[in-house]
Context: one part of a larger RNA
This record gives sequence, structure tokens and C1' cells, in this order.
RNA sequence: CUGGGCGUACAGGGAGCGUAGGCGGUUUGGUAAGCCCUCUGUGAAAUCUCCAGGCUUAACCUGGAACAGCCGGAGGGGACUGCUGAGCUAGAGGAUGGGAGAGGAGCGCGGAAUUCCCGGUGUAGCGGUGAAAUGCGUAGAGAUCGGGAGGAAGGCCGGUGGCGAAGGCGGCGCUCUGGAACAUUUCUGACGCUGAGGCUCGAAAGCGUGGGGAGCAAACAGGAUUAGAUACCCUGGUAGUCCACGCCUUAAACGAUGGAUACUAAGUGUCGGCGGGUUACCGCCGGUGCCGCAGCUAACGCAGUAAGUAUCCCGCCUGGGAAGUACGGCCGCAAGGUUGAAACUC
Repeated sequence: CUGGGCGUACAGGGAGCGUAGGCGGUUUGGUAAGCCCUCUGUGAAAUCUCCAGGCUUAACCUGGAACAGCCGGAGGGGACUGCUGAGCUAGAGGAUGGGAGAGGAGCGCGGAAUUCCCGGUGUAGCGGUGAAAUGCGUAGAGAUCGGGAGGAAGGCCGGUGGCGAAGGCGGCGCUCUGGAACAUUUCUGACGCUGAGGCUCGAAAGCGUGGGGAGCAAACAGGAUUAGAUACCCUGGUAGUCCACGCCUUAAACGAUGGAUACUAAGUGUCGGCGGGUUACCGCCGGUGCCGCAGCUAACGCAGUAAGUAUCCCGCCUGGGAAGUACGGCCGCAAGGUUGAAACUC
């Protein structure tokens, strides 16, 4: 080095782009590094294995033989891998065309509702709960009508519906912009897959500076409940939630299922595109669901969106606790993150 595994028992990296590396379609020529065959050199002795012999036996000793790997040389082979030349189009990419979408960024606009302010009407309650109280109200509340301010969120449509690599994305319009699917088979001609490091993105909370602040609401205060009640319930309420810029980089970041390719019964719904059509519907491609055969699975279940059958590449696991801790390194303003043990113990 070699094993077995990773949906739920330990184990898929949060996601993408991509460096090195690993792996790589089809036809043909060359080459001969890998590979195969033959010959040959070397392969010390002892040891090991086999045979024979010697000590009464054995261990031990003596002699002989042999295995076998690595390494070197010569000759040959040309399937496969590599290298190299010339091609191909099924992989991959481009072009053209008409469509779908909460994909991203910026700017602007509109309506409902809550709250607050001003004014009118109007009078004794309102609010809240299991019941209450704190709280608000005769300095006129609540209710109702009119006007105004401001912030946040987007009702119905709305859907096992769509888009995105993931996180995630939902009022309307405009500008800029990414990706995917389908159709035509027009172009390039293997340009591909994966990806240690690396780089970028990355919910919420949190942090820095400046703004904003309607509602909600950690902390906090009060009222209740209770044996107590640092809670659940109620009345308030500050960070925060929002915006800009800069950090943080975590999660049940989940399909608890890495990516790519090929193959493997059927049935049924839905979204996008296309084709056909007798306008009933039928077919093709791509997505997204349900069900189900073979097969797989410890079972549950999975089952063309595999957890089936195979190949390639990466990540990870190896009894429980100590512990995602300590120490050290790196990163961070901090909070902390990342990498990540051992003693001891069962």
C1' cells in the first nucleotide's frame, strides 16, 4: 500500500468557479515509455523451502537443488494505456429563432392596514384575561368622520406553480444584467468530467460608522399566576428588525442523500417549449410531484429526480465520554470561527 462504509446507526465539504493532479468519445497511421514473450547478466554467504547425509534422536551441522522479486542488457510482439500525425461527430461549445420565469442590481410609482399628529361629532368608559390587575380616559379617551406625517411589509392571484449553484427570491413600471429549456441540425471538432490547495458567494443573529424607526420585540420595568415564577398570560418597552458602506462565515446551510456519464417495467398529475391533429386529443424534449416492477436495503423505505447496475474524480467515517474542549497555527474590531488532540474513564 491493500478493507469496509457515508438518507435515518460514525461518516457528503453550506454552495459555486477553478489551479495542480487523477480520469477521459470515435477511425486510422507511426512510435514502443507502460504491457507481453524469448534469451541473457546479476541476484555474495548465512537464513527460508525441498532432497540426501552426519552427530543414538532432535535442535544443530554438511552437501546438493530450487523458488522468487527488484535491477541491467539483447531480440521480438503491437491488442490495450501513453506519446505523436491525420481524420470524424454521438460528448462539449458556438450561431440563428420564437417563447417562460418571485434569477440578480439600481431608480421610480401606487394601494390597503397599524401607529402618531391636527380638526369635527360625542360621553364614560376603553383595554386586557381563564378571571383580573398594571395601563389609557372628564386636562374628553375608546367609537366615528375629515385632513396630515412616517416607516415597514407586500392581501387576493398563489399552486406537492416558477426561478436560482447554494444561501435564497413574491405589489407595479423602467433601465442594466446572469442562467436554463425548446426548435433549426448551420458552425467548431474532444475543446470534456472531477477538482487537493486557492478565490468568490453564503439565512438569521452579531459587530463598526452614519442614517432611519410605524409595527413587532431579546434585555428591562410593572401587573397577574404560583409554595416560589428570574417563565408561560397581560400592560409597557430598549437594542435589534429597515437603509448605505464595511466586517463576521455559522445553521436541522436538510433531500440529514457530493459532482459527472451511461444503462435499467409500467401508470398518473403538473410547468415550459415544440410537432401532429378529425379540435376529442396524441407524440417529442426539458423540469417538477405522486404511485409502482425488477433490483437494492437491518428495517423504514429508495425505485429513469435511485438509496438499482457500472465507471471516473473529490470530501468524509473507523466504539461512547472527556470534546468540537485544551494547546499551537491561521482568520476576526470583538463575539468568535477554522484546524484539532491527549491523559483519564466506561
Small-subunit ribosomal RNA, central domain from an uncultured bacterium, 346 nucleotides, folded computationally. Rfam family: Bacterial small subunit ribosomal RNA. Its family is annotated with ribosome and structural constituent of ribosome in the Gene Ontology. The coordinates come from a structure-prediction model, not an experiment, and the mean pLDDT is 89.